Predicted 3D model of a 349-nucleotide part of an RNA (small-subunit ribosomal RNA, central domain) from an uncultured bacterium. Its mean pLDDT, the model's own confidence on a scale to 100, is 85.
[in-house]
Context: one part of a larger RNA
RNA sequence: UUGGGCGUAAAGGGAGCGCAGGUGGGAUAAUAAGUCUAACUUAAAAGUGCGGGGCUUAACCCCGUGAUGGGUUAGAAACUAUAAUUCUUGAGUGCAGGAGAGGAAAGCGGAAUUCCUAGUGUAGCGGUGAAAUGCGUAGAUAUUAGGAGGAACACCAGUGGCGAAGGCGGCUUUCUGGACUGUAACUGACACUGAGGCUCGAAAGCUAGGGGAGCAAACGGGAUUAGAUACCCCGGUAGUCCUAGCCGUAAACGAUGGGUACUAGGUGUAGGAGGUAUCGACCCCUCCUGUGCCGGAGUUAACGCAAUAAGUACCCCGCCUGGGGAGUACGGUCGCAAGGCUGAAACUC
Numbered sequence: 001u002u003g004g005g006c007g008u009a010a011a012g013g014g015a016g017c018g019c020a021g022g023u024g025g026g027a028u029a030a031u032a033a034g035u036c037u038a039a040c041u042u043a044a045a046a047g048u049g050c051g052g053g054g055c056u057u058a059a060c061c062c063c064g065u066g067a068u069g070g071g072u073u074a075g076a077a078a079c080u081a082u083a084a085u086u087c088u089u090g091a092g093u094g095c096a097g098g099a100g101a102g103g104a105a106a107g108c109g110g111a112a113u114u115c116c117u118a119g120u121g122u123a124g125c126g127g128u129g130a131a132a133u134g135c136g137u138a139g140a141u142a143u144u145a146g147g148a149g150g151a152a153c154a155c156c157a158g159u160g161g162c163g164a165a166g167g168c169g170g171c172u173u174u175c176u177g178g179a180c181u182g183u184a185a186c187u188g189a190c191a192c193u194g195a196g197g198c199u200c201g202a203a204a205g206c207u208a209g210g211g212g213a214g215c216a217a218a219c220g221g222g223a224u225u226a227g228a229u230a231c232c233c234c235g236g237u238a239g240u241c242c243u244a245g246c247c248g249u250a251a252a253c254g255a256u257g258g259g260u261a262c263u264a265g266g267u268g269u270a271g272g273a274g275g276u277a278u279c280g281a282c283c284c285c286u287c288c289u290g291u292g293c294c295g296g297a298g299u300u301a302a303c304g305c306a307a308u309a310a311g312u313a314c315c316c317c318g319c320c321u322g323g324g325g326a327g328u329a330c331g332g333u334c335g336c337a338a339g340g341c342u343g344a345a346a347c348u349c
Base pairs, nucleotide, nucleotide: 004320005319006318007303008302012317014200015199016198017197021193022192023191025087026086027085028084030082031081033080034079035076036075037074038073039072040071041070042069049065050064051063052062053061054060090190091187092186093185094183095182096181097180102176103175104174105173106172107171108170109153114148115147116146117145118144119143120142124135125134161168162167205246206245207244208243209242210241214240215239219235220234221233222232257316258315259314260313261312262311265294266293267292268291269290270289271288272287273286274285275284298305299304322349323348324347331342332341333340334339
C1' cells in the first nucleotide's frame, strides 16, 4: 500500500463560510467519451492458469489452448458522461404568523460588599479544629442617616430557550442575524461535502490608554507540621472591568465530522399548526420542529447506543497504525513576547 478502523482501547479537525475538486432528483429524444460485443493486429521464446502426452513416478521435458495489456475497424445504447428540451418532490424566494439569556450600541434600576461624612454608643471586634497575626479608647465591631464608586444581576429558573461553535440571564429603546409553523404564489436541481483559503473562537497571557468595589496568582505575616516553599487564617499586587489591537489554545466533550434516506413502541417538556368538543376557554386526537428519559429489533469486546443511533446504506472531508523517546529536536511559518502550527530520528522495551 491493500485491508481494518476513529463514544471509552491509537484515531472526528474547536467552529463556520466557501474557490478548486469529488458526489448528485424525475421525464424525453440525441451523441457515443467511459462501458459492452465482434473481427483483425501486436505483445520473441521460456515461464504462469487449463487440457493432454513422454521418461517405472515425481521433479523434468513436449504438444495444444487460455488469460491480461496496446492499436485499428464495425456495432449496441441500459448505466455514467456531454449538449438540448421539460418537470417539481430536493434547494431557494414570496406571503401570513407566533417564540427566544442570538448579536451590537445607548440609557436606566434595585439589593449587597467596600470606603467617606455625621449621629447614637462602649470595649471589644474578627477569625479558627483550637489559636495567633490583624482591627479597636486617636472610639472599632454594632446601629441610624447621607454620600461616593466599581462589579455582578437574587427570586422568576426549568435535563426550559437561543446560537455554527466559543457562548448568551436585571429593565427599556434603537439597529440587526438565524431558526420554526402554515400557505403553495414564484424560480426550476440553483444541491451535498469541501484540500488549500478566509472568518469566528472560553480562560489565562501580551501592547497602549482608562478604571479599580469585591475577589485574588505573586508576595508578606500568623498557624499547622519532623519539615510545610501547601491545605486553614490576616493582609495584598498584577489580573479580573472598559476601549483599541494581538494571541489562537482547552477534558474547545456528546471525549460521538457534515449531509440524505430507511428501520417497533412508550412517556415528559418547549415552539407552532390542524381537527374534535364547547356559549367560550380547557380537555382530547393528529402533524411538524426542538429538547430529555425508558425501551424492541439491530449493533457492540463489554459498558452501552437504540429515529437526537454507536442500527441499515450512500456521498464528501478530517484522522489512526505498539509503548517510551515526543508533541521533543531540526527546518519552515505565524507571533511584540509567551508561544502556536507543521513535525522526525537515533536509542530503548